Annotation
The RNA shown here (c-di-AMP riboswitch aptamer (ydaO/yuaA leader)) has 141 nucleotides and comes from Peribacillus huizhouensis.

RNA sequence: AUGUAAUUUCCGCUUAAUCUUAAAAGAACGGGGGAACCAAUUUCGUGGUCCUGUACCGCUUGGGGUGAAUUCUUAUGAAAGGGCAUGUGUUUCCAGGUCCUAACCCGACAGCUAACCUCGUCAGCGUCUUAGAGGGAACAA
Numbered sequence: 001a002u003g004u005a006a007u008u009u010c011c012g013c014u015u016a017a018u019c020u021u022a023a024a025a026g027a028a029c030g031g032g033g034g035a036a037c038c039a040a041u042u043u044c045g046u047g048g049u050c051c052u053g054u055a056c057c058g059c060u061u062g063g064g065g066u067g068a069a070u071u072c073u074u075a076u077g078a079a080a081g082g083g084c085a086u087g088u089g090u091u092u093c094c095a096g097g098u099c100c101u102a103a104c105c106c107g108a109c110a111g112c113u114a115a116c117c118u119c120g121u122c123a124g125c126g127u128c129u130u131a132g133a134g135g136g137a138a139c140a141a
Stems, first nucleotide, its partner, number of pairs: 011126004018027003028121006038111001045059005050053001062109001063106004070079003080101005086095001088140007
């Protein structure tokens, strides 16, 4: 000097998943259940157990939940939704660029829903070099 691998710190990104505290625990952000009114009126699933019941233990095809992660299509691809960057910071609109449209949970059961009850604060990422890259609005410094 170069290359590879690992660890730590800082910064940045997806996400509700952050902050304070010695700790306990709070704050903050997010989810589910749950009246009236309104809406709806479809769906008696299935296996086993014995104490035969509004019972108990399973399963998932009905239904539902978290999530952007859905719909359509003959081929093939579209539509729609979501993330990132675009030059002080944050938010937002338009434009084009680029990537994603998963996974899991409940277990026959839940519309909305004030009071009320209850749960989560996980996890996963950002190799090097070169080139290129806007317009507007509001607020703040």
NCBI's taxonomy places the organism under Bacteria, Bacillati, Bacillota, Bacillaceae, Peribacillus. The coordinates come from a structure-prediction model, not an experiment, and the mean pLDDT is 77. Its Rfam family is "c-di-AMP riboswitch aptamer (ydaO/yuaA leader)". Rfam links the family to the GO terms regulation of gene expression and cyclic-di-AMP binding.